[in-house]
RNA sequence: GGAGUCGGCCGGGCAGCCGCUGGGGCAAGUCCCCGGAGGAAAGUCCGGGCUCCGUUGGGCAGGGUGCCAGGUAACGCCUGGGGGGCGCGAGCCUACGGAAAGUGCCACAGAAAAUAUACCGCCCGACUGUUGGUCGGGUAAGGGUGAAAAGGUGCGGUAAGAGCGCACCGCGCAGGUGGUAACACGCUGCGGCACGGUAAACCCCACCUGGAGCAAGACCGAAUAGGGGAACGCAUCACGUCCGCCCUGACGAGUUCCCGGGUAGGUCGCUAGAGGCUCACGGUGACGUGAGCCCAAGAUGAAUGGCUGCUCUCGACAGAACCCGGCUUACAGGCCGGCUCCCACU
Numbered sequence: 001g002g003a004g005u006c007g008g009c010c011g012g013g014c015a016g017c018c019g020c021u022g023g024g025g026c027a028a029g030u031c032c033c034c035g036g037a038g039g040a041a042a043g044u045c046c047g048g049g050c051u052c053c054g055u056u057g058g059g060c061a062g063g064g065u066g067c068c069a070g071g072u073a074a075c076g077c078c079u080g081g082g083g084g085g086c087g088c089g090a091g092c093c094u095a096c097g098g099a100a101a102g103u104g105c106c107a108c109a110g111a112a113a114a115u116a117u118a119c120c121g122c123c124c125g126a127c128u129g130u131u132g133g134u135c136g137g138g139u140a141a142g143g144g145u146g147a148a149a150a151g152g153u154g155c156g157g158u159a160a161g162a163g164c165g166c167a168c169c170g171c172g173c174a175g176g177u178g179g180u181a182a183c184a185c186g187c188u189g190c191g192g193c194a195c196g197g198u199a200a201a202c203c204c205c206a207c208c209u210g211g212a213g214c215a216a217g218a219c220c221g222a223a224u225a226g227g228g229g230a231a232c233g234c235a236u237c238a239c240g241u242c243c244g245c246c247c248u249g250a251c252g253a254g255u256u257c258c259c260g261g262g263u264a265g266g267u268c269g270c271u272a273g274a275g276g277c278u279c280a281c282g283g284u285g286a287c288g289u290g291a292g293c294c295c296a297a298g299a300u301g302a303a304u305g306g307c308u309g310c311u312c313u314c315g316a317c318a319g320a321a322c323c324c325g326g327c328u329u330a331c332a333g334g335c336c337g338g339c340u341c342c343c344a345c346u
Stems, first nucleotide, its partner, number of pairs: 001342010012311007020036006026029001038317001042328002045326005050213004062209005067081005082096001083094004097204002102202002104198003119143002121139008151169006170193001171191005176185003217268004227259006239252004275294008312315001
C1' cells in the first nucleotide's frame, strides 16, 4: 500500500420568531419557567411483568423446544465450550436427540433402493465346432445406472473371485484415561463387520406449556327513558279495568320520596423502572454484587411542527400509545478500534 474479517459509535449543528402538547409557578397575564420520538418507536415473531376470567391436584389431547454447561424474572435470547461443514487465515455457518420400537417413502435411471440382486464382464463345465454361439453353474473384484449400491487400500489366496485369510485405516461393543458435561484419545481388549438414506414424514424419548389482553381492568357518574319499593289518593269534574247495569267498592292512573343497574362524560391504570450513567470488586464471558450520581414524552381525535438566518461532508430508514428483555427486518453517509492474508521497501 492492497484485500478481508470482527466489534463499537454517530444519524446534521447553532440561533431567532410563531405554533401544538405535558407539568410547575405567581402579583392571574392572550404571563413566566421546565420537558417533549427511535436505534430501530417498525414486524407483532418469542419471553416476562401487570390485569381480568378460570383454577384442589394430577393426567390425556394440542402446541413448543431439542449437542453440553452457564447467565437471566423468563425465553425459541445471550455467553462459553463440543461435534460437523466452509475459508490459506482472522473468522463464518450449523433444527446438532432417536433410523438394531414400529410404520411409511426413496422420482428417473438401473440387475438391484434394503427379504439383496446379476445387464455387460470374468471363470468352470457340457453341447456345437471356431476371432464365436447356446445351455447350466460359480463370482461380485472390473464396467455401467443413480443424489445414494451392502466398508476402503494392499498382500495372500482362488478356476475366477470374495473379510475367504492377514496388515493398516474405518466401524461397532466393552473398559481405561482426561473433562462438571457434550465429547476427546492408535490407551487396551473383543467382534470380520451386522446395521443404506429420510424424523422442518408419521412416530418414540426428554423438558416446557391454562385463556384473553390496557378497547386489560378499577372508581365516580348526569339529563331523558325505563325498573323496584314506601306513603298519600280515587271526596268533587274527567279516564281505563273488574260487574249484565247502578250504588258502594277494589285496582290502575296520579302526586311525593327512596333504592339500584346502565349510557354520555370524567378520574385512575400511565410511566421511577428486572431504569440509566460512572467507578470498584468477582467471573474467560454472558452477567452478578457494592458505592456514588441522575430522572429522561405520556397524548386519547390523539402534541413533538412551520418560517428564517448562518454553517458543514447537504442529511438515510423511519415516528411513541401499558411497560420491559430479545429476535428479525429497513437504513444516505461517516467515524473509531482489534485481528488476518498478500505485496513492496528498510

About this RNA
A computed fold for a 346-nucleotide RNA from a Gammaproteobacteria bacterium, annotated as Bacterial RNase P class A. NCBI's taxonomy places the organism under Bacteria, Pseudomonadati, Pseudomonadota, Gammaproteobacteria. Its Rfam family is "Bacterial RNase P class A". By type it is a ribozyme. It is recorded under the gene name rnpB. The coordinates come from a structure-prediction model, not an experiment, and the mean pLDDT is 76. The sequence is in RNAcentral, with records from ENA.